[in-house]
The part of an RNA shown here (small-subunit ribosomal RNA, central domain) has 349 nucleotides and comes from a metagenome. Rfam family: Bacterial small subunit ribosomal RNA. Its family is annotated with ribosome and structural constituent of ribosome in the Gene Ontology. Its mean pLDDT, the model's own confidence on a scale to 100, is 87. The full RNA is in RNAcentral, with records from SILVA.
Context: one part of a larger RNA
This record gives sequence, C1' cells and structure tokens, in this order.
RNA sequence: CUGGGCUUAAAGAGCACGUAGGCGGAGUGAUAAGUUGAUUGUGAAAGCUCAUGGCUUACCCAUGGAAUUGCAGUCAAAACUGUCACUCUCGAGUCCGGAAGGGGAGAGUGGAACUCCUAGUGGAGCGGUGAAAUGCGUUGAUAUUAGGAGGAACGCCGGUGGCGAAAGCGACUCUCUGGUCCGGAACUGGCGCUGAGGUGCGAAAGCUAGGGGAGCAAACGGGAUUAGAUACCCCGGUAGUCCUAGCCGUAAACGAUGGGUACUAAGUAGGGGGGAAUUAUUUGCCCCUCUGCCGGAGCAAAAGUAUUAAGUACCCCGCCUGGGGAGUAUGGUCGCAAGGCUGAAACUC
Repeated sequence: CUGGGCUUAAAGAGCACGUAGGCGGAGUGAUAAGUUGAUUGUGAAAGCUCAUGGCUUACCCAUGGAAUUGCAGUCAAAACUGUCACUCUCGAGUCCGGAAGGGGAGAGUGGAACUCCUAGUGGAGCGGUGAAAUGCGUUGAUAUUAGGAGGAACGCCGGUGGCGAAAGCGACUCUCUGGUCCGGAACUGGCGCUGAGGUGCGAAAGCUAGGGGAGCAAACGGGAUUAGAUACCCCGGUAGUCCUAGCCGUAAACGAUGGGUACUAAGUAGGGGGGAAUUAUUUGCCCCUCUGCCGGAGCAAAAGUAUUAAGUACCCCGCCUGGGGAGUAUGGUCGCAAGGCUGAAACUC
C1' cells in the first nucleotide's frame, strides 16, 4: 500500500446552505496531458541472482548475462480519462395552467376554562387523603347569580392524517412570504451530485436587560408517611414558564439508519393531483407523488430489513479500532457565566 466496518456490538456530524476539492449525461471532430507500445540514452562499481571458468573441493575469485521495476528524449496508437470546439435533450432549471397544506413572519379578533375584585342570595362548613393534618372560613368561606379585570393555552374536528431541512408547527381573520405536487412540453442547454474549512438555523433548561405574571411550579416553608424520609402524598410557594431585544448551541437533537443517482417479487390502507372508460356521479381501472402496514428473493450474528433497503452498484462527505482511566487533564478557541468545541497520557484489567 491492499484488505474491514458504522439500526441494536466501537462508529452517521442535530439540520441545512455553500467555498476549495473529488466525481459527473448523449453525439461528432480535434489534441495527445494521463494511458499503451516500440526505440535511444541514462539508471557507477561492488553486492544479490543466472551461466561459464580459476584455485584438488568449498569458502573465495574472474568473465559474461540478467536485474536495477526509475527518469528523460524520439517515434507511433487514439479506446478510455483530461482539454478545446461544435451539437443534443433524458439530468438540472425556467415558463404556462391547476392543487393541497397546524410551512414561516407581522397585525387583529374570539369563545370555554381558571384566578382575582365588586355586588346579590345563603349561613357552616370547605378543601384534601389510603386515612389524616397543615391550609381556607361567622371580618361570612365553599356553593350559586350578575358585572368587571388579567394572563396563558387553543377542547371537539384530530387520524398509524398534513406541512417543514431539522429543531418544530394545531382557535379564527387579514397582510407579507418560503417550499412541494400534478398537467403541458414552450424556453435554457449539463447549468449537475457531494462538500474539508466556513456560514446560517437549531427543543428544553440556563444567562443579560426591560416588561408581564392567571394557572402550573425547581428551590424553599409547613402537614403527613416512615426506623429515618433532605422523597413519593397533601397545603402553600419564588425563580422559571409568557412578551421584546441579545446570548447559550446542547438532547435517547432517534428511523439510535449521512446525502445523491440507477436497478431489483407480490398484496393492502391512507393523503395530494391527473388520465381513460363512462355517464351525469360516482365506482372499479391506469399514471405520477407522499405517508403506513404486510411480505418473497437477497442481505444480516440474530432480532430484523425488504422499491421509504439494512438488497445490487457507483460518487462524495463524516465517523470507528478492547474495557476502565475519560469526554477527564492540559493547551487552544468560543461564551457574561453555566459551560461548549477540540481532546490525551501514566496506570490498570
């Protein structure tokens, strides 16, 4: 150097955009850098190796060959790769006509529930638990009626259903806005795939400043339970949860499964669009697309997976190399901090 892997054994970056780089559709012509062949020069000698010969043999020595897998020049070939030129349309994109959607941002509106306040009725309990107690209540609670205030979340529809790159997204209306699918095949003509660095997005918790604060609720206080109870249960309750601006950058960020392209049995269900048959509105049929279940070949240690592959191949990136020490120490870097990223060794089994 070649050779192995990454769902669950160590191993897919949380996700995307994209720089360098790597890789890249069909046809024709040119070129000859890679590639292939021939030839020339060079690749010191000795050694190794082969043949022959010289010491009686061997060791040793001599002569010749081979080897020196390399480099350079010249000539030739033109399939493949590269490069240049021209052309093409199936990849990619644009356009036109339709469609679905909790995709995103801003503004506004609504009802149920809850808590608080005011007033009425009412008059002794309420609440809570396994049972209780702390707690609330004659300064009138709980219950009930009317009015008012406030904050947060949007029941039913709701689905193994939809959308989004992921995180995630669910009341209603308006405005702005991203992506996707179907049909047409009008346009561009390889404009593509991946992506080291880089940049952006990124649940919850946490942090900074200013608001807000109904309910819930770390911490904390009290009541129980218990041998104890720094808990589970109960009564309270502050950060926080909410908004604005900024930071943090992590999760069992999971399909524990990177992205792209092509190919490879059936069956069945659901979402979006189209076609044909038909007929007057739908049903079975066909095509594309998305989401599931099941299952054969294959694969797999097995469980399983199986056109949404973990099958068959190719391209690019990331990552793994026994357990512990340890995601620790140290250095660097980012952060207000918390801490993040990068990341050992001794020693030990």